[in-house]
RNA sequence: AUUCUCAGGGCGGGGUGCAAUUCCCCACCGGCGGUGUUCUUUAAGCCUUUAAAGAAAGCCCGCGAGCGCCUUUUUCAUUGUGAGAAAGGGUCAGCAGAUCUGGUGUGAUUCCAGAGCCGACGGUUACAGUCCGGAUGGAAGAGGAU
Numbered sequence: 001a002u003u004c005u006c007a008g009g010g011c012g013g014g015g016u017g018c019a020a021u022u023c024c025c026c027a028c029c030g031g032c033g034g035u036g037u038u039c040u041u042u043a044a045g046c047c048u049u050u051a052a053a054g055a056a057a058g059c060c061c062g063c064g065a066g067c068g069c070c071u072u073u074u075u076c077a078u079u080g081u082g083a084g085a086a087a088g089g090g091u092c093a094g095c096a097g098a099u100c101u102g103g104u105g106u107g108a109u110u111c112c113a114g115a116g117c118c119g120a121c122g123g124u125u126a127c128a129g130u131c132c133g134g135a136u137g138g139a140a141g142a143g144g145a146u
Base pairs, nucleotide, nucleotide: 001146002145003144004143005142006141012026013025014024015023027130028129029119030118031063032062033061034060038055039054040053041052042051043050044049058117059116066095067094068092069089070088071087072086073085074084075083076082077081099115100114101113102112103111121133122132123131
């Protein structure tokens, strides 16, 4: 470089109500890379060390899908221009995110303990991280083959 495969989890119980997996009480879930004083395995060494590999953060640093945004084409109405649709971009970073306290230690927002907090868009008899839909899609990236 080419190509192939893989690549997201979660509403259980009770209450109110005409109606809620959407509200209230208790519960449940955590993509990818980096970092990481912990753990595992293997090897060396031989009595407590060394090396390699692997695992290990939702809220520390980045990335991703979605919406927005921008570009192009197109349809309708039109003085300007506005509204809709399709395709593309990933430059923008707006929506867009969330962690503190105590302990150990040279060193931890990562370990241990405790208490908190966060979660696209559209839909819905009633407001959704958990239901349905775009999505048999896309993708950070991981692995294999040449």
A computed fold for a 146-nucleotide RNA from Maridesulfovibrio ferrireducens, annotated as FMN riboswitch aptamer (RFN element). Its mean pLDDT, the model's own confidence on a scale to 100, is 77. It matches the Rfam family "FMN riboswitch aptamer (RFN element)". A reference for the family is Gelfand et al. (1999), "A conserved RNA structure element involved in the regulation of bacterial riboflavin synthesis genes", Trends Genet. Gene Ontology term of the family: FMN binding. The sequence is in RNAcentral, with records from MGnify. The organism belongs to Maridesulfovibrio, within Bacteria. Of the family's consensus pairs, 100% are formed in the model.